[in-house]
Context: one part of a larger RNA
């Protein structure tokens, strides 16, 4: 329960396909299903509303009217919407050129830095701290030189830079595969929007199989600190952290901001385009930032990338706390996930 709302108060689904629904450009003709009018039939009686009456008044009882907001049929009307038949191009896709970018998957391959392992030089210490120990080191450590081998992650460019539908994505180089942009207006001609159910993708942890294991480290141990110190710190150290293949399905998954389209002053940067250029710029598409007009907002801020001014569509909110809990279903190996309450209480 509404004529409200959803950045931050309760509230936008992680994110995208897309199925039913739901809306849906400009134009003519027909139709008349929806929509209007206009007559009929019906809509019980009681009641309920107005009027007149009856009992000394009401109460209560009677007579008319009315309402009964609806259904049926009919005759009409034709703006708007539907349904049919034709046309259109400006929404949309396709085509053709020119770009662009850390997009995605697979393969090769490069340097620093880590560490290990030989060998070489070398001698007493090295590491760590706020101090210090615990640890390593005369079986020769640290330091430094060569050489070898290992895994991971790619300095500097590099940036309120780019890309991607979100998650995310950073050495090079190679295939293969997707976007997005502009420019032309060549083709279709409304083929379009959103999307309940439903697919698909989804950071880190986590869990299965088999590998890998440098570093880096949940647990663990040990040395500190502390009254304690299950911890902050230091010295080790397992899973994990990397690969390949299945799960899993959630994050402050945030812009805490659904998605499309249209319209509303500007000033100042940046990317990738185009078109003109006196080569200083200008204009002018898509995109990403800052300040601000109006406006909006409790403010805080937002402000063409709106939280402005509308339209459709979805999804969600309704006092704290009990609870994202129990129950019941699905789903999953399992951890758990998804769906989701009430008793009581303030």
């Nucleotide at each position: 329960u509404u004529g409200g709302g959803u950045u931050u108060a309760a509230a936008g689904g992680g994110u995208c396909c897309g199925u039913a629904g739901g809306c849906g450009g400009u134009u003519u003709g027909g139709u008349a299903a929806g929509u209007c009018a206009g007559u009929g039939g019906u809509g019980a009686a009681a009641g309920u509303u107005u009027u007149c009456g009856g009992c000394u008044c009401a109460a209560c009882c009677g007579g008319a009217a009315a309402a009964u907001u609806g259904c049926c049929a009919u005759u009409g009307a034709u703006a708007c919407u539907g349904c049919u038949a034709g046309a259109c191009u400006u929404g949309a896709a396709u085509u053709a050129u020119u770009g662009u970018g850390a997009a995605g998957u697979g393969g090769u391959u490069a340097g620093a830095a880590u560490g290990u392992g030989u060998a070489g030089u070398g001698u007493a210490g090295c590491g760590g701290u706020g101090a210090a120990a615990u640890g390593c080191a005369u079986a020769g450590a640290u330091a430094u030189u060569a050489c070898a081998c290992a895994g991971a992650a790619u300095a500097c460019c590099g940036a309120u830079u780019g890309c991607g539908a979100a998650g995310g994505c950073a050495g090079a180089u190679c295939a293969c595969u997707a976007a997005c942009a502009a420019u032309a207006u060549a083709u279709u001609g409304a083929c379009g929007c959103u999307a309940a159910g439903g697919g698909a993708c989804g950071a880190a942890a986590g869990c299965g199989u088999g590998g890998g294991u440098a570093g880096c480290g949940a647990a663990c141990a040990g040395g500190a600190u502390u009254a304690g110190a299950u911890a902050c710190c230091c010295u080790g150290g397992u899973a994990g952290u990397c690969c390949a293949c299945g799960c899993c399905g959630u994050a402050a998954a945030c812009g805490a901001u659904g998605g499309u389209u249209a319209c509303u002053a500007g000033c100042u940067g940046u990317u990738c385009g185009a078109a003109c250029u006196u080569c200083g710029g200008u204009u002018u598409g898509a995109g990403u930032g800052g300040c601000u007009a109006a406006g909006c907002g409790a403010a805080a801020g937002u402000g063409a990338u709106a939280a402005g001014u509308a339209a459709c569509c979805c999804a969600c909110c309704u006092g704290g706390g009990g609870a994202g809990u129990a129950c019941g279903u699905u789903c999953g190996c399992a951890a758990g996930a998804a769906u989701g309450a009430a008793a009581c209480u303030c």